A computed fold for a 111-nucleotide RNA from Shimazuella kribbensis DSM 45090, annotated as SAM riboswitch aptamer (S box leader). The sequence was found by an Rfam model in a public genome assembly. The source organism's lineage runs through Bacteria, Bacillati, Bacillota, Thermoactinomycetaceae and Shimazuella kribbensis.

RNA sequence: CUCUUAUCGAGAGUGGCGGAGGGACUGGCCCGAUGAAGCCCGGCAACCAAUUGAUUAUCUAUCAAUAAGGUGCCAAUUCCUGCAGGAACAAGGAUUCCUGAAAGAUAAGAG
Numbered sequence: 001c002u003c004u005u006a007u008c009g010a011g012a013g014u015g016g017c018g019g020a021g022g023g024a025c026u027g028g029c030c031c032g033a034u035g036a037a038g039c040c041c042g043g044c045a046a047c048c049a050a051u052u053g054a055u056u057a058u059c060u061a062u063c064a065a066u067a068a069g070g071u072g073c074c075a076a077u078u079c080c081u082g083c084a085g086g087a088a089c090a091a092g093g094a095u096u097c098c099u100g101a102a103a104g105a106u107a108a109g110a111g
Stems, first nucleotide, its partner, number of pairs: 001111008013041001015040003021031003025082001027080002042074003047070002050066006078103001083100006
C1' cells in the first nucleotide's frame, strides 16, 4: 500500500508544557489567545491478548465479569454534506426527513 471481516447516535480533565492553528478531502458550518496542533499526565471503552465464571461437550464455540498487556479514542452522529432511491411541503425552485451506497476512521486477519 491492497484485500477481507466487524464497528462507528454511548463514553472520556476548569491538569502541566506549548504556542496558531484545527475539525481526512469537497462545499458548508463550526472550534481556537477565556489559548489550536503537538508532547506529558489523567480518563473512556473493551477490538485483540490474558484471567475467572456460566452453557452443551474434550478442544473449539457463545455469553458474562475483570482491566495489570497490545492498539484505539477523549467538541459537535464519522459535525453536516458529496452518489442513488423514497417521503413531506410546493406551480417550479428552495427546504426538511428516511433508507442504502461511496468515502473515511479504528480493530483483527491475509497478501